[in-house]
RNA sequence: GCGGGCUUAGUACAAUGGUAGUACAGAGGCUUCCCAAGCCUCGGACACGGGUUCGAUCCCCGUAGCCCGCU
Numbered sequence: 001g002c003g004g005g006c007u008u009a010g011u012a013c014a015a016u017g018g019u020a021g022u023a024c025a026g027a028g029g030c031u032u033c034c035c036a037a038g039c040c041u042c043g044g045a046c047a048c049g050g051g052u053u054c055g056a057u058c059c060c061c062g063u064a065g066c067c068c069g070c071u
Base pairs, nucleotide, nucleotide: 001070002069003068004067005066006065007064010024011023012022013021018054026042027041028040029039030038047063048062049061050060051059
């Protein structure tokens, strides 16, 4: 230098062109003499910039980061 893949919550991962979920973690409550465990509730995210579309996390282009291969 070229090609490919990935980027979603604090962490690990889903999902789909039409309100973005799960688990753990965090906060509050219930339970308990206390702790642990358990149960309920809450907050929190689509890497960034454009384009297509009635509507984009999803499709297209570019940028950035990470990984793999080639040179």
Source information
RNAcentral holds the sequence, with entries from ENA and MGnify. The RNA shown here (transfer RNA) has 71 nucleotides and comes from a Vicinamibacterales bacterium. NCBI's taxonomy places the organism under Bacteria, Pseudomonadati, Acidobacteriota, Vicinamibacteria, Vicinamibacterales. RNAcentral records the identical sequence in 3 taxa. Its Rfam family is "tRNA". Its family is annotated with triplet codon-amino acid adaptor activity in the Gene Ontology.